[in-house]
Overview:
Model confidence (mean pLDDT): 79 of 100. The RNA shown here (FMN riboswitch aptamer (RFN element)) has 148 nucleotides and comes from Yoonia litorea. The sequence was found by an Rfam model in a public genome assembly. NCBI's taxonomy places the organism under Bacteria, Pseudomonadati, Alphaproteobacteria, Rhodobacterales, Yoonia.
RNA sequence: ACGCAUUCUCAGGGCGGGGUGAAAUUCCCCACCGGCGGUAUGUGGGGAACCACGAGCCCGCGAGCGCCUUUUGCAUGAAGCGAUAGGGUCAGCAGAUCAGGUGCGAUGCCUGAGCCGACGGUGAUAGUCCGGAUGAAAGAGAAUGCGU
Numbered sequence: 001a002c003g004c005a006u007u008c009u010c011a012g013g014g015c016g017g018g019g020u021g022a023a024a025u026u027c028c029c030c031a032c033c034g035g036c037g038g039u040a041u042g043u044g045g046g047g048a049a050c051c052a053c054g055a056g057c058c059c060g061c062g063a064g065c066g067c068c069u070u071u072u073g074c075a076u077g078a079a080g081c082g083a084u085a086g087g088g089u090c091a092g093c094a095g096a097u098c099a100g101g102u103g104c105g106a107u108g109c110c111u112g113a114g115c116c117g118a119c120g121g122u123g124a125u126a127g128u129c130c131g132g133a134u135g136a137a138a139g140a141g142a143a144u145g146c147g148u
Base pairs, nucleotide, nucleotide: 001148002147003146004145005144006143007142008141009140010139016030017029018028019027031128032127033117034116035061036060037059038058042053043052044051045050056115057114064093065092066090067087068086069085071083072082073081074080097113098112099111100110101109119131120130121129
């Protein structure tokens, strides 16, 4: 240094102003925010090797809902309505970027204009409020042991 194992720690941001209204951080106008890994023509450091950082909308992943399965309660003529534990393959909800410029090469850089955002709740429709959540988790780091 690399590989494997165990343990521990960490692991999400955002409604400010105005309008309407009985009521809106939910509607309308102007705002604000961007998880994790990968990719890298940018930026910084270095004499160099190289190091650090660099995409919400490019490729993947994660939480939520759905779906499927287990056990189970209630109900029905039947369809059904719940509770419970599990499944990450099923990827359905489920997502969203173009134009010009530079360049061998850019959906990543520069300029400009756009677009997207689980479920439940609510005095009124929510990416930003409240809740499940003091949860879970992509992953990141550390310690210890073993091996090369």